[in-house]
Background
The prediction has a mean pLDDT of 81. The RNA shown here (transfer RNA) has 75 nucleotides and comes from Candidatus Lambdaproteobacteria bacterium RIFOXYC1_FULL_56_13. Its Rfam family is "tRNA". By type it is a transfer RNA. The organism belongs to Candidatus Lambdaproteobacteria, within Bacteria. The same sequence occurs in records of 3 taxa.
RNA sequence: GCCCGGGUAGCUCAGGGGUAGAGCGUUUCCUUGGUAAGGAAAAGGUCGUCAGUUCGAUUCUGAUCCUGGGCUCCA
Repeated sequence: GCCCGGGUAGCUCAGGGGUAGAGCGUUUCCUUGGUAAGGAAAAGGUCGUCAGUUCGAUUCUGAUCCUGGGCUCCA
């Protein structure tokens, strides 16, 4: 340099056009004489960044940044 993946909640990941979820974690409550376990609820997200297409983009397209892997032939 070229090719192929990944980037979404504190962590691990789903979702692939119609206003984003799960598990774990955190906080509060219920339960207990008190814990653990169990149950209920809540908080927490500019979906890497910038543009484009669209009535509408986390999703499609282009560029770019970070990251993982592969290739690197001839003159």